A computed fold for a 76-nucleotide RNA from an Armatimonadota bacterium, annotated as transfer RNA. Its Rfam family is "tRNA". By type it is a transfer RNA. The prediction has a mean pLDDT of 81.
Order: sequence, then structure tokens, then C1' cells
RNA sequence: GGGCCCGUAGCUCAACGGAUAGAGCAAAGGGUUUCUAACCCUUAGGCUGGGGGUUCGAGUCCCUCCGGGCCCGCCA
Repeated sequence: GGGCCCGUAGCUCAACGGAUAGAGCAAAGGGUUUCUAACCCUUAGGCUGGGGGUUCGAGUCCCUCCGGGCCCGCCA
């Protein structure tokens, strides 16, 4: 340098282009318990990596940039 894949909540991951982006774990509050753990209930937590575009409508499609991974190539 070329090709491919990935980026969504603190972590791990869902979501056919179609209403308000969800789940588990973690966190906070409460219940239970002598206390803790476990268990149960509730709550909070998101610029879907940044920007632009297409579309009535984008997490999803297109362009570009950033970050990560894999493969190939070049120089030494």
C1' cells in the first nucleotide's frame, strides 16, 4: 500500500430498512436475612465510533475519516 471483518449501555451481545434501540451481567435503591451471600422487585444508564449522503423512514444501505482485528504485498 491492497482486500476482508468489526465498532450499539460500564462489560458481553441482540435488533427483516418500519412505531419509543433491547437482553444478560455489573451499578443504585428496596424486599428477604441476626449480618453477608444467594434469591425477588424497582430504577438509572445510549450522540448505535465522528461527519456527510440516499430514503417518507437508517443501528441496518452508500461515501469519507477514526479505532481494532485478520490476510496479502512492498521496502530494509